A computed fold for a 77-nucleotide RNA from a Campylobacterota bacterium, annotated as c-di-GMP-I riboswitch aptamer. Taxonomically the source falls in Campylobacterota (Bacteria, Pseudomonadati). It was read from a public genome assembly, where an Rfam model found it. Model confidence (mean pLDDT): 81 of 100.

RNA sequence: AAGAAGUAAAGCCAAACUAUUUGCAAAAAUAGGACGGAAAGCCUACGGAUCUCCUUAGAGAAAGCCAGGUUACCCAA
Repeated sequence: AAGAAGUAAAGCCAAACUAUUUGCAAAAAUAGGACGGAAAGCCUACGGAUCUCCUUAGAGAAAGCCAGGUUACCCAA
C1' cells in the first nucleotide's frame, strides 16, 4: 500500500407513528420523529418470498424480507 474485519472517533441514513398531498389500493413524496443500520449508498422485481387491484387473464407496489451485482468514509486492536 492492498485486502479482510468492524473497536473507537468524526460523520451518514431513518422504522413505527403524526400532519399535508397523490393513488381504487398496496404504497409514494415532503416535514417532524428515531426503531434500528458497517453500506439501511446505488442497481437488479426476468433470483426467491410478500402485498394490492378485478382470486382468472393482466396491471401495479415494495430493495429497511432474503439474495445478487457495483462503488465507498475512518483506522484502535